[in-house]
RNA sequence: GGACGCGUAGCUCAGUUGGUAGAGCGUCGGCCUUACAAGCCGUUGGUCGUCGGUUCGAGUCCGGCCGCGUCCACCA
Numbered sequence: 001g002g003a004c005g006c007g008u009a010g011c012u013c014a015g016u017u018g019g020u021a022g023a024g025c026g027u028c029g030g031c032c033u034u035a036c037a038a039g040c041c042g043u044u045g046g047u048c049g050u051c052g053g054u055u056c057g058a059g060u061c062c063g064g065c066c067g068c069g070u071c072c073a074c075c076a
Stems, first nucleotide, its partner, number of pairs: 001072007010025004019056001026044001028042004049065005
């Protein structure tokens, strides 16, 4: 330098056909317990990497850029 994949909540990840962004874990509060843990109930959660484009409407489609990973090439 080229090809491909990934970037979504504090963490791990879904989101299939473009139509109000979700789960588990976690945080916080309560119940339970002498107390802690476990369990149960409730609560808290987002600039969907970034900038633009298409569209009535974009996490999703298109382009640029940034970051991470894999492979290939180069290193004269």
The RNA shown here (transfer RNA) has 76 nucleotides and comes from an Actinomycetota bacterium.
The prediction has a mean pLDDT of 81.
Rfam family: tRNA. Rfam classes the family as a transfer RNA.
RNAcentral holds the sequence, with entries from ENA.
NCBI's taxonomy places the organism under Bacteria, Bacillati, Actinomycetota.